[in-house]
The RNA shown here (Bacterial RNase P class A) has 332 nucleotides and comes from a bovine gut metagenome. RNAcentral records the identical sequence in 2 taxa.
RNA sequence: GUCGGGUAUACGGUCGCGGCAUGCGCAUGCAUGACGAGGAAAGUCCGGGCUUCAAAGGGCAGGAUGCCGGAUAACGUCCGGCAGGGGUAACUCUCGGGAUAGCGCAACAGAAAAGAACCGCCGGUCAUUGACCGGUAAGGGUGAAAAGGCAGUGUAAGAGACUACCGCUGAGCCCGGUAACGGGACAGGCAGUGCAAGCCCCAUCCGAAGCAAGGUCAAGUACGAGACGAUACAGCGGCCCGUUGUGUCUCGUGGUAGACCGCUUGAGCUGUCCGGCAACGGGCAGUCUAGACAGAUGACCGUACACGACAGAACCCGGCUUACAGCCCGGC
Repeated sequence: GUCGGGUAUACGGUCGCGGCAUGCGCAUGCAUGACGAGGAAAGUCCGGGCUUCAAAGGGCAGGAUGCCGGAUAACGUCCGGCAGGGGUAACUCUCGGGAUAGCGCAACAGAAAAGAACCGCCGGUCAUUGACCGGUAAGGGUGAAAAGGCAGUGUAAGAGACUACCGCUGAGCCCGGUAACGGGACAGGCAGUGCAAGCCCCAUCCGAAGCAAGGUCAAGUACGAGACGAUACAGCGGCCCGUUGUGUCUCGUGGUAGACCGCUUGAGCUGUCCGGCAACGGGCAGUCUAGACAGAUGACCGUACACGACAGAACCCGGCUUACAGCCCGGC
């Protein structure tokens, strides 16, 4: 120089807070004990688990991905390669499919941005210092980009028109590789410039919403049924009969307040061995490490030093991205 990993002030004391265990009270509570934020808990950008709803299968629309192989629960992530670019090198970067399916675009400059004659060169006609017609992509000029490069043959001038070398192309052939691809032989004079982080085409994948998901118990209220009781009151009615409502209790439906579950034992963590280049997988042993619901994780003191960054859980994991003082370790 380059690449990667680790750590995230340390130790002790006092008071306080949270859930848990044990004991005592047993309605709150009290005592004791061990435990109590992160590498990003963040952004909420991808992927999965879980839950409810939807769903035979297929298609349209929409979205995502895009060299090859592998890892994985899955991924837009990771690992190993290939190709191309950068670096003397270790190493590193790349939204890296398709431009003869179609459409579109290519500012300015330039004659022309796709099959192109402005200047130039060559030929011809008219003619006089030019005009017109034709040929020519070798030269000039413009541009990010101009129709393979270069040398020769050739020609009126030229031109892959032809030849050598270089480059290019070739679902085919030979060799290596699982493959991307690499090497070689042979063939083709070489055809339609670029852009798909423009529409599009092709292949693969994707149902929707999210823990305020969702579930259980369930006061009160409401509704339904039954029983009891008085035939009291009220409505309908001129009156009687009749009918409806009002009471108490029980059961049921439903689910509000409230309580509980979901909630933290999990694609877990630590150590070790084995397989693999690696991502990762497997075996054995050990271990339990926040779980609230107005939401705990704080304050003070002492000692030490290199004087301490970014920042704080809220269903859980795997990634990505972003923020981050100092220190330590390792490969090349």

Record summary: The sequence is in RNAcentral, with records from MGnify. It matches the Rfam family "Bacterial RNase P class A". Rfam describes the family as follows. Ribonuclease P (RNase P) is a ubiquitous endoribonuclease, found in archaea, bacteria and eukarya as well as chloroplasts and mitochondria.